[in-house]
């Protein structure tokens, strides 16, 4: 230095539930709380997943508008799904 990862040390993060705020939703943030995590630090670049407000389209309501319902769609998300990139604490075997 690289791999690697202790029943080490110093520290770190915080799933679910519940409460509040924002949001159409997915979800995010804060509080509470620890299921777990050696990158559970950062970046939506690749794969994947979630949502569908607006838009498109179809049905329905006799027609348009409007309303209701189905479908498509990310420009919205997920880094605690995997890969990749960047950065980083400690040091037993």
């Nucleotide at each position: 230095u690289a791999c690697c990862g202790a029943u080490a040390a110093a520290g770190g993060c915080a799933a679910a539930c519940c409460c509040g705020u924002c949001g159409a939703a997915a979800g995010a943030c804060g509080g509470c709380g620890a299921c777990g995590c050696a990158a559970a630090g950062c970046u939506a670049c690749g794969a994947g997943g979630c949502u569908a407000a607006a838009g498109c389209c179809c049905g329905u309501g006799u027609u348009c508008c409007u309303g209701c319902g189905a479908g498509c769609c990310a420009u919205g998300c997920c880094a605690g799904u995997c890969g990749a990139g960047c950065c980083g604490c400690c040091g037993a075997a």